[in-house]
RNA sequence: GAAGACAGCCAGACCGCCGCUGGUGCAAGGCCCGAAAGGGCGCACUGGAGGAAGGUCCGGACUGCACAGAGCAGCGUAGGAGGUAACACCUCUCCACCGCAAGGUGAGGAUCAGAGCAACAGAGACGAGCCGGUUCGGUCCGGGUGAAACGGGCAAUCUCUACGCGCAGCAACACCAAAUAGGCACACGUUGACCUGGCUCGGGGAGUGUGCGGGUAGGUGGCAUCGAGCCGCUCUGGCGACAGGCGGCCCAGAGGAAUGGCGGUCACGGUUUCUCGUCGCAAGGCGAGGGGCUGCACAGAAUCCGGCCUAUCGGCUGUCUUCACAC
Numbered sequence: 001g002a003a004g005a006c007a008g009c010c011a012g013a014c015c016g017c018c019g020c021u022g023g024u025g026c027a028a029g030g031c032c033c034g035a036a037a038g039g040g041c042g043c044a045c046u047g048g049a050g051g052a053a054g055g056u057c058c059g060g061a062c063u064g065c066a067c068a069g070a071g072c073a074g075c076g077u078a079g080g081a082g083g084u085a086a087c088a089c090c091u092c093u094c095c096a097c098c099g100c101a102a103g104g105u106g107a108g109g110a111u112c113a114g115a116g117c118a119a120c121a122g123a124g125a126c127g128a129g130c131c132g133g134u135u136c137g138g139u140c141c142g143g144g145u146g147a148a149a150c151g152g153g154c155a156a157u158c159u160c161u162a163c164g165c166g167c168a169g170c171a172a173c174a175c176c177a178a179a180u181a182g183g184c185a186c187a188c189g190u191u192g193a194c195c196u197g198g199c200u201c202g203g204g205g206a207g208u209g210u211g212c213g214g215g216u217a218g219g220u221g222g223c224a225u226c227g228a229g230c231c232g233c234u235c236u237g238g239c240g241a242c243a244g245g246c247g248g249c250c251c252a253g254a255g256g257a258a259u260g261g262c263g264g265u266c267a268c269g270g271u272u273u274c275u276c277g278u279c280g281c282a283a284g285g286c287g288a289g290g291g292g293c294u295g296c297a298c299a300g301a302a303u304c305c306g307g308c309c310u311a312u313c314g315g316c317u318g319u320c321u322u323c324a325c326a327c
Stems, first nucleotide, its partner, number of pairs: 001323010012266007020048007030041004050298001054309002057307005062169004074165005079093005094108001095106004109160002114158002116154002130143004173221004183212006194204003229249005235244003268295012
C1' cells in the first nucleotide's frame, strides 16, 4: 500500500424569534366546560424520541380468572457446561462444514420401540425376495443400474425420550359515576293518591312519591422519581457471558396522540463554474482556494422491561489476518 475479519461510535453543532407538551413552584382568588365525578385557563423555572422508538417473533414484570394444584391434549426447546428474573437470548467449549487466514455458520438427543419415504435408471427401492457361482444345507461369496441394492439412510415426516409452558391480556384491571329503561324495598292510593296556574267546584284519573342497587355514556387511576434503572472505575471474583463493591445521576409520558416551524453562522456530502499551482506537445489529470445550486439516511415512544429479526445517506475509531514492496 491492497484486500479482508471482528468490535465499537456518530446520526449535524450553535444562536435568535414563534409555538406544542409533562413536571415543580407562586397565587388559592376568580373564570370556563360538565348533572356529577372530574377537567381546563395565568406567570416563572425546568424535562421532552431511537439505535432501531419499527416487526409484534420469543421471554418476563404487572392484572384478572377460586392465592392455578394434578392428569390428558396441544405447543415449544434439544451436543456439554455456565450466565440471567426469564428466554428460542448471551458466554465458554466439543464436533461438523465454509475460508489460505483473521474468522464465520450449524433445527448438532434417539432409526436395536413402531410407522412412513426416494424422480430417472434398474429384474428388484424399504421388503425381502431375485439372478449367478458355491455348499450336506439360504452354507458362503458376488451382482451391470442408481445418490442409495441384499445394509443402510432420512427424525427439517410421524414418532419416542428429556425438559419447559394454566388461560387471557393495559381495549388487562381497580375506583367515581349521568340521562333513559328495567329491578328491589317502604309509604300513600278507586273510601280517588296524583294532574288540572294559589283555593273551591268541575274534569281527567291508576298509579304516585321516597330510598337502594347493578350496568352503560363520561371521568380518574393503572402510567413513568427509585427501577431486573442509567453512567463511570488502572476496584474484587471469573477464560467469558456476568456477579459483587465504590462514586455519581433521576433521564419523554400524550390520549386523535406533544417532542415542531422560520431565520442566521459554521461543519459534512454531491454537482457546476472561476482562479492559482503542478504534470503533459495536446486532450486532459491531480492538488488548493472562492462563488452558485442542492442534499443530510432509516425512521416517530403509546403499560413497562430483557432479547431476536428487519430498515438505515454518509462518516469515524481500535484490534487482528493475508498478500506485495522497502529497510